[in-house]
Formats: sequence, C1' cells, structure tokens
RNA sequence: CCGCCGGACGCGCCGAACCGGGUGCCCGCAGCCAGCAGGUACCCGGGCCGGGGACCCACCGCACCUCUGGGGUGGAGCGCGACUCCUCGCGCCGGGCGACUCCCCCGUCCGAACCCGUCAGCUAACCCGGCAGGCGACCGUGGAGAACAGGA
Repeated sequence: CCGCCGGACGCGCCGAACCGGGUGCCCGCAGCCAGCAGGUACCCGGGCCGGGGACCCACCGCACCUCUGGGGUGGAGCGCGACUCCUCGCGCCGGGCGACUCCCCCGUCCGAACCCGUCAGCUAACCCGGCAGGCGACCGUGGAGAACAGGA
C1' cells in the first nucleotide's frame, strides 16, 4: 500500500414503528457524596400507522356449475410459456437505494412474509389494535431551489 473478516462510537437505510415525562429493575463511566449515559417493563402526554363501524352510494336479476370459502397489513401483483415438484424465462406493472429537497436521465436491487377464522364494500359518531424487526460502508451525471459553514 492492497485485499478479506470481525467489532465499536457516531452517521445513514427499509419500515407507522418516533418525541417528551414518571416509577421500578438492570447496567456502563465515575465512585465518600453526588452525577452523567444506556437498556427494559408499566403508566401519562404529543405524534404517526392499521382495523372494525350508519344514512347516501355501490353491491343485490335469472339459470347452470363450483366451494377450490372470503378478508386484512404490505411495494411485494397480473398475463404467457416451460416444468412431476422445487423452480425458471419473457412481458406489463409495483417498490427501495445512489447521504439537503425536487425534476429528467442513468445505474443498481427487491416483488417477501404474516394475520383474521366462515366473517367484514364505502362509512360520520363510536369502538379496537400497533409504534417492531432487520440492515449498510463513503455513496451517479445534469438542472432548479433551499440551508448552512469557512474565509475576507
């Protein structure tokens, strides 16, 4: 100097999963006292997210077939083809990132998982629930705008 692996403080990303306060417990620094920071459980305030739930509107006709019900969160869907399955290919479509914001372009990646339990359209009042988890390594060009630092 280069490459690889791991860890920590800050920083950053997906996501509603954040901010403040109180109490108990845990714990780091410190340690006579006193104090500072963090975690966790519960409670309170603010904020964010989701579900149920009227009028109106929508649905609601007949016959046949079928049960393989139906519904929700989320970007995570649809069509065609191959395939015993797993899975794969193509197209359309949806979503994240490229470190202030927006626009065009470009690059790159994802299209999972879970829940309700035969039941739910929208929906004012009203009722209920959640505020987790998981990651990253110095980060494209151009234009417009904002903010701030440094220097003089």